[in-house]
Molecule: c-di-GMP-I-GGC riboswitch aptamer
Organism: Syntrophomonadaceae bacterium
This record gives sequence, structure tokens and C1' cells, in this order.
RNA sequence: UAUGAUAAUGGCAAACUUUCCGAAAGGAAAGGACGCAAAGCAAAGGGUCUAAGGUCUGCAUUUAAAGACUAUGAUCGCCUGGUUACCGAAG
Repeated sequence: UAUGAUAAUGGCAAACUUUCCGAAAGGAAAGGACGCAAAGCAAAGGGUCUAAGGUCUGCAUUUAAAGACUAUGAUCGCCUGGUUACCGAAG
């Protein structure tokens, strides 16, 4: 530098439940383990989710209801790229 073993020491924690925060997506904490060799960090590119606010349509004339679009919101346990790091069997 590359790689990842039925190794060792350790680590993280999906679904679900409870409480709290949030308009929502989602997040935090506790319990709980489906999994993870970066499931550490970071929203940079793409993807996905949400739509408070905004724009338009619409009806109406009073300001609707409703629908469509929209990220500035969210997700790194969707992919790619960035960055840091424990261990060492075989090659």
C1' cells in the first nucleotide's frame, strides 16, 4: 500500500415498544438485536422521503376547502466520492 479469517480485544445497533422534540419526513434517550470491517466522521454529486413556507390551479368574491409543483428540511444502515482509525491468519 492492498486485503478481510468460523482469529483476538473491543465497537455499533434494523424492525418493534415507551417518553420527548418536529408541520411532516425524521431525530434524541431507554429497552431491544436484523444486521455491519468503517453501520466512525462529514449532506459534496446522484437517488429517495417529507412539504411548514412559497408559487400555480381552482372555486369564490371575504381569507376558502382541495389539488399540483417546489428544499432552504431529512436520510451517510441507498450508491459514489472525501476523510480518520483498531486487529493481523493466509496471499